[in-house]
This is a predicted structure of a 142-nucleotide RNA (FMN riboswitch aptamer (RFN element)) from a Thermoflexales bacterium. The prediction has a mean pLDDT of 81. Rfam family: FMN riboswitch aptamer (RFN element). Rfam describes the family as follows. The RFN element is a highly conserved domain that is found frequently in the 5'-untranslated regions of prokaryotic mRNAs that encode for flavin mononucleotide (FMN) biosynthesis and transport proteins. This element is a metabolite-dependent riboswitch that directly binds FMN in the absence of proteins. In Bacillus subtilis, the riboswitch most likely controls gene expression by causing premature transcription termination within the 5' untranslated region of the ribDEAHT operon and precluding access to the ribosome-binding site of ypaA mRNA.The FMN riboswitch structure, reported in present an FMN-bound six-stem junction, adopts a butterfly-like scaffold, stapled together by opposingly directed but nearly identically folded peripheral domains. The organism belongs to Thermoflexales, within Bacteria.
RNA sequence: AAUAACCUUCGGGGCAGGGUGAGGGUGCGAACGAAAUUCGCGGCCAAUUCCCGAUCGGUGGUACAGCCCACGAGCCUGUCAACAGGCAUGAUCCGGUGUAACUCCGGAGCCGACGGUAAAGUCCGGAUAUAAGAAGGUUCAC
Numbered sequence: 001a002a003u004a005a006c007c008u009u010c011g012g013g014g015c016a017g018g019g020u021g022a023g024g025g026u027g028c029g030a031a032c033g034a035a036a037u038u039c040g041c042g043g044c045c046a047a048u049u050c051c052c053g054a055u056c057g058g059u060g061g062u063a064c065a066g067c068c069c070a071c072g073a074g075c076c077u078g079u080c081a082a083c084a085g086g087c088a089u090g091a092u093c094c095g096g097u098g099u100a101a102c103u104c105c106g107g108a109g110c111c112g113a114c115g116g117u118a119a120a121g122u123c124c125g126g127a128u129a130u131a132a133g134a135a136g137g138u139u140c141a142c
Stems, first nucleotide, its partner, number of pairs: 005138006015053001017052003023045002026042006054122002056112002058071004066110002074087005092108005114125003
């Protein structure tokens, strides 16, 4: 001391508080004497998904990014796996400062895979998983 290799660890967060009630049970009454069944009234339980409102933001790049560029995560197939292919893959503008910012400051908006369930970014599940990557360590040639 460039490069390559190997090892270890790390590597995703979020519904506070209200409203409604699809449905479910129960008490009383009625249809009809009993059962079954149906209807009405009262009260109880009932969507973290609907409505109001609240809240969260992986990795690398770059003037500091959920929204710009790129990557990862999901599903299917070939496969024991690595790996490869296919499908899916969302959303931002205005003003200010500045050499430089769709990244900072101010303002107003918007987005969020798949399965389950009363319709889900936030609940449950695949997942104590995988990965983009980050930090540290070891070592060979010369």